[in-house]
Molecule: small-subunit ribosomal RNA
Organism: Christiangramia gaetbulicola
RNA sequence: ACGAUGAAGAGUUUGAUCCUGGCUCAGGAUGAACGCUAGCGGCAGGCCUAACACAUGCAAGUCGAACGGUAACAGGGAUUAGCUUGCUAAUCCGCUGACGAGUGGCGCACGGGUGCGUAACGCGUAUACAAUCUGCCUUUAAGCGGGGAAUAGCCCAUGGAAACGUGGAUUAAUACCCCAUAGUAUAUAGACUUCACCUGGAGACUAUAUUAAACAUUUAUGGCUUAAAGAUGAGUAUGCGUCCUAUUAGUUAGUUGGUAAGGUAACGGCUUACCAAGACCGCGAUAGGUAGGGGUCCUGAGAGGGAGAUCCCCCACACUGGUACUGAGACACGGACCAGACUCCUACGGGAGGCAGCAGUGAGGAAUAUUGGACAAUGGAGGCAACUCUGAUCCAGCCAUGCCGCGUGCAGGAAGACGGCCCUAUGGGUUGUAAACUGCUUUUAUACGGGAAGAACCACUCCGACGUGUCGGAGCUUGACGGUACCGUAUGAAUAAGGACCGGCUAACUCCGUGCCAGCAGCCGCGGUAAUACGGAGGGUCCAAGCGUUAUCCGGAAUCAUUGGGUUUAAAGGGUCCGUAGGCGGAAUAAUAAGUCAGUGGUGAAAGUCUGCAGCUUAACUGUAGAAUUGCCAUUGAUACUGUUGUUCUUGAAUUAUUAUGAAGUGGUUGGAAUGAGUAGUGUAGCGGUGAAAUGCAUAGAUAUUACUCAGAACACCUAUUGCGAAGGCAGAUCACUAAUAAUAUAUUGACGCUGAGGGACGAAAGCGUAGGUAGCGAACAGGAUUAGAUACCCUGGUAGUCUACGCCGUAAACGAUGGUUACUAGCUGUCCGGCCUAAUUGAGGGCUGGGUGGUUAAGCGAAAGUGAUAAGUAACCCACCUGGGGAGUACGUUCGCAAGAAUGAAACUCAAAGGAAUUGACGGGGGCCCGCACAAGCGGUGGAGCAUGUGGUUUAAUUCGAUGAUACGCGAGGAACCUUACCAGGGCUUAAAUGCAGUCUGACAGGUCUGGAAACAGACCCUUCUUCGGACAGAUUGCAAGGUGCUGCAUGGUUGUCGUCAGCUCGUGCCGUGAGGUGUCAGGUUAAGUCCUAUAACGAGCGCAACCCCUGUGGUUAGUUGCCAGCACGUAAUGGUGGGAACUCUAGCCAGACUGCCGGUGCAAACCGCGAGGAAGGUGGGGAUGACGUCAAAUCAUCACGGCCCUUACGUCCUGGGCCACACACGUGCUACAAUGGUAGGGACAGAGGGCAGCUACCCCGCGAGGGGAUGCGAAUCUUCAAACCCUAUCACAGUUCGGAUCGCAGUCUGCAACUCGACUGCGUGAAGCUGGAAUCGCUAGUAAUCGCAUAUCAGCCAUGAUGCGGUGAAUACGUUCCCGGGCCUUGUACACACCGCCCGUCAAGCCAUGGAAGCCGGGGGUACCUGAAGUCCGUCACCGUAAGGAGCGGCCUAGGGUAAAACUGGUAACUGGGGCUAAGUCGUAACAAGGUAGCCGUACCGGAAGGUGCGGCUGGAACACCUCCUUU
Repeated sequence: ACGAUGAAGAGUUUGAUCCUGGCUCAGGAUGAACGCUAGCGGCAGGCCUAACACAUGCAAGUCGAACGGUAACAGGGAUUAGCUUGCUAAUCCGCUGACGAGUGGCGCACGGGUGCGUAACGCGUAUACAAUCUGCCUUUAAGCGGGGAAUAGCCCAUGGAAACGUGGAUUAAUACCCCAUAGUAUAUAGACUUCACCUGGAGACUAUAUUAAACAUUUAUGGCUUAAAGAUGAGUAUGCGUCCUAUUAGUUAGUUGGUAAGGUAACGGCUUACCAAGACCGCGAUAGGUAGGGGUCCUGAGAGGGAGAUCCCCCACACUGGUACUGAGACACGGACCAGACUCCUACGGGAGGCAGCAGUGAGGAAUAUUGGACAAUGGAGGCAACUCUGAUCCAGCCAUGCCGCGUGCAGGAAGACGGCCCUAUGGGUUGUAAACUGCUUUUAUACGGGAAGAACCACUCCGACGUGUCGGAGCUUGACGGUACCGUAUGAAUAAGGACCGGCUAACUCCGUGCCAGCAGCCGCGGUAAUACGGAGGGUCCAAGCGUUAUCCGGAAUCAUUGGGUUUAAAGGGUCCGUAGGCGGAAUAAUAAGUCAGUGGUGAAAGUCUGCAGCUUAACUGUAGAAUUGCCAUUGAUACUGUUGUUCUUGAAUUAUUAUGAAGUGGUUGGAAUGAGUAGUGUAGCGGUGAAAUGCAUAGAUAUUACUCAGAACACCUAUUGCGAAGGCAGAUCACUAAUAAUAUAUUGACGCUGAGGGACGAAAGCGUAGGUAGCGAACAGGAUUAGAUACCCUGGUAGUCUACGCCGUAAACGAUGGUUACUAGCUGUCCGGCCUAAUUGAGGGCUGGGUGGUUAAGCGAAAGUGAUAAGUAACCCACCUGGGGAGUACGUUCGCAAGAAUGAAACUCAAAGGAAUUGACGGGGGCCCGCACAAGCGGUGGAGCAUGUGGUUUAAUUCGAUGAUACGCGAGGAACCUUACCAGGGCUUAAAUGCAGUCUGACAGGUCUGGAAACAGACCCUUCUUCGGACAGAUUGCAAGGUGCUGCAUGGUUGUCGUCAGCUCGUGCCGUGAGGUGUCAGGUUAAGUCCUAUAACGAGCGCAACCCCUGUGGUUAGUUGCCAGCACGUAAUGGUGGGAACUCUAGCCAGACUGCCGGUGCAAACCGCGAGGAAGGUGGGGAUGACGUCAAAUCAUCACGGCCCUUACGUCCUGGGCCACACACGUGCUACAAUGGUAGGGACAGAGGGCAGCUACCCCGCGAGGGGAUGCGAAUCUUCAAACCCUAUCACAGUUCGGAUCGCAGUCUGCAACUCGACUGCGUGAAGCUGGAAUCGCUAGUAAUCGCAUAUCAGCCAUGAUGCGGUGAAUACGUUCCCGGGCCUUGUACACACCGCCCGUCAAGCCAUGGAAGCCGGGGGUACCUGAAGUCCGUCACCGUAAGGAGCGGCCUAGGGUAAAACUGGUAACUGGGGCUAAGUCGUAACAAGGUAGCCGUACCGGAAGGUGCGGCUGGAACACCUCCUUU
């Protein structure tokens, strides 16, 4: 360049990721069906089910030019009758046209239908017939002479209900028979030529024998006989191709072959007799199941996969089964005979029938049409022809069943109308130029008018050509469809739109209703009060006279992978080796040409597909031409490769020689230690065992120890990523036998090789059989513990077994989870067994080279982990295996086994996952490091008592509500007698308060008094406006807007608790990884700290930490009132009381100070250490505020706000009373105590921080006191407010007390409208429990704990012992991090991710579903044996008929069908029974996942409610720790 036009994905496993892998979807198609809807036309298609049964009509006849004839019709003739004299009627005549029935000829074997059967030479394709036939047709040659006997019909008689017969007489032919003629016919025999493909064929010759014919006629012709050839059609044989099952492995007696005969158109076991013993089969016989095959059709990029409707070819069938006849052709759809089933008729004696032809009916079914027209065309049968017949065919009817086409209008038109729907709602958006309205057009529909092509023929007439029956032309004639297609005219938008969908996939969104209900759903899934997923509506999207759903097929699916997959861990390498068939195979050369490649020829029907052109207005559709038809066969070439054959070669392989090696195998001999036992000695009370114990042994002398003896089993150290073996496996020493491997040498053979389906051998442990043996160990079992239980873990015993011999079993995590062989592809470094070289006395080395066994790594590969010359890399060959999870390695069947069981190995049903690797978290009764009043060390409490208070529970009319592990419980509440108040009972109101608007009415409203009442409230009375006359103001009433401590904190905002003041949580860029992610943030140090330093594929940054802020601790400075008073003065009984002072204290502003800054030590540094210095303070000085990303669906709808829902003469609101305060009980938090470190009495001293006018109150008086009455100062550094513990003195002497104060009685005070329920306080009296508190548990590390009082908020008062603050006095202890709790970082395991309060296993109980077994019961198809056996062919016989041929009859063989018998196979059903699956929140345990709390798992054996436990052997797919070896780096 030519050629080629052709290939898309998505959802779903996870917290997230990558992969494996299934499920599902988007596409196309259909003889479809169903739902909703529907204007027209063209072209096609239309029982897929019951090859079920069929009423009725039609679907095969024709020829008089074969024949005898004349039943019907017509014509003619004759006769007769009526009579209108040319009409009617009757009879006769086959005379004519014609023609019923009959003889005869041809056809009926075509056309049409269906798909039962058939797995087959049935079909497809390619050949062969030298092994065959062929009517009608064509061509060629020859011929057509003479005779004869019957028979149907018709006629007569007769049987029967009918169907249908029977007998007699007579007659014709193109029906039948005889004779003649005849060879290129047939048969036999003989010799010859030629061809060929094995048997053989063809040709010519001789001899013998045998067989033909038909006539009709319009005289044109048509037909007849024989022979040859062609064409057509048929038959037979062969190669190749043609479904599933091996849980079908052996089948076959005419079976396989031969000889002979018969039979056929023809070959042949096709049939028969005899002989032989063969034939098919793992390249799948036989059996079972299913099925007509092909051209083609659908899908697909293709390769393929699926299908076999319509049309065409072939086959098979015609109610079921069998049989032959006729014929050219049939074993015959609309023929015959027999048998069977069914239906119908019947006079009961007997008969008739076959729609899988076209219509049509019933039935079945989800489902499939008219009992139509015509032979006009095409074709067929008969005929000379006209013509007749033709449900073939051509047309029409029905059906949106499909494909194609057309239409339902077009243009303008914004007040963006009305209405609908939505919203942030005086308004906007959308429906929407959509409508109305204006103009235009008329396909279609309607009406009227015109109106085809399809017709060419035949026959007849005429003409022409050739030249004697043909062709051509002209004329005439023929249309079911159909007055159809088509054309024209008229009217007028007039006659014409629906279906599905709108969560993602997948184009298209809102409102309302519903509330895990109703429902949807293809997959994922949606619905539990704000549903784009249900139902409705509005809007939208996609298709459109259709749209959806269902079913089926292909695709997507590389998800059976030839194109084009895999097997370490996802499903998948056989336990290992030997070896048969098979597959594959080293080098050279020659031949051949099977595979292979090329050319040519034949075939591959038509239709179909593709392309060009053409015809219907277009298209679908159709015509025509070409291409393709990838195939098969034949032939001619090529010879590189493969094959085959011959000859060589040595490198693969094997053999030989030498040298080595080893826990290789088998058998024998032998050794010591240990254990146990026996005997004897010594010796005495325990031994043994465990977390702790007990069972057990022991005074009948154990354990311990000594000596001797016996027994069986196993072989310490050496011993090691050591070695050997095919694997399993193999270990004291030694002997014998056997095998293997490696190296070296190259001597021999000369491809002898590799793999290996079936097959064979070996094959741990457990187990089985027989015979032994038995020390120790030790399933089962027994006992003791543990425990809620403990069929276990632990302990004490202990049987099989473990050992030996022989025989079975044949499985393991039989693992490197990695089949074998061969070749190639960078390195480094150990070790074992050899060889060579070097140097050398040895030891020890160095270098090179083979074989084995390890580690690490490059490239590559891989989903990753990883692997990496011992490949999981790159290639080749062979074998084995896989195709979602469960059901299940189960059931059934078969084979093996003594058994246990092993091997082979499904389905129904069920789920949308199951799974691998890695990531981030979380968790661990995993590990490491670190921290914290976490433990420890201490001090004081709680838990015991009484009381206070809160909670639970109970009670109640109500005990309002909330908070409920830590993180509720002196909490919301920082103050419930009424109020509060939300609760209950009762009584009222329908609107209280706020504001606005509009309308109406009144003139007041307010206030006071009285009555009823519990009050709210209701009623009565008194009093009562202004005005510029517009109104203002006030009230009442109506309407609109209210109100709700009603629900949802799981719709929310805000606020808060907790982890936790823990040190963490992230980002940008870069880098690593396919990715989730990682790195940074890790490592080594250090810190209170992710604080800082060093290192570093990271470099930086943010929120946190720290610091900045406040208080406090020191000093300075400024200022000096209400605070202070040193010095000076005045004054007082006394007091900063006064003048004054500004020093001090103090007050409150500013500043300084502390930073590891200095020194020493350690360290690279950061930093740490030091009773360092200095300093008021030293390493964050102390305290506070400050709370990262987030977690707990944590708390709060009752602080407040707010979405949605709910109530509206009440779930709103007002009032009275009650309740929130109840009380068998339980818990939390506190107070007071139990006393002498104390109580009581008296005396004495010292704060801080706050509060105060409806207040705090000095001072005085009264009262025992709470308090009362006066009175003063102070809105406060000015006035007011006792500090207590403490100190001193006295008393009490250990008691239920001079402790303790509960409870109760009496009397009071105060607040308040009111102290009964239900206040506080005072006085007198009373004087309970309690003598230091069980298990358990809490707080606290310094001005802390402990202890002491004071103040304040709330508040009329107060249930305050509470809360929040304030000061006074003022300790003890911390060795330390093993343990408990919580937290942080790193690492590890994980089956968890709602994240261990996780996940999850099995029995049992309940419901549903499919299935296995099963005494039995009911079928089905096939085979075998025996009996019987129709029709019929054939054979035999034949005394009857016939001259004969032959026939009837009789007999025989075979067979459909029927019957009997035993077995096998297969299906349904079944009492009972077994396991399996699914299911909402059932029961028992806790087996597995973390070291899952006894590591788990595999095989096997035993045991147990169950998961399971234990023994023996094996594996790592076990954690942690320690050690060894090896490797990397230095």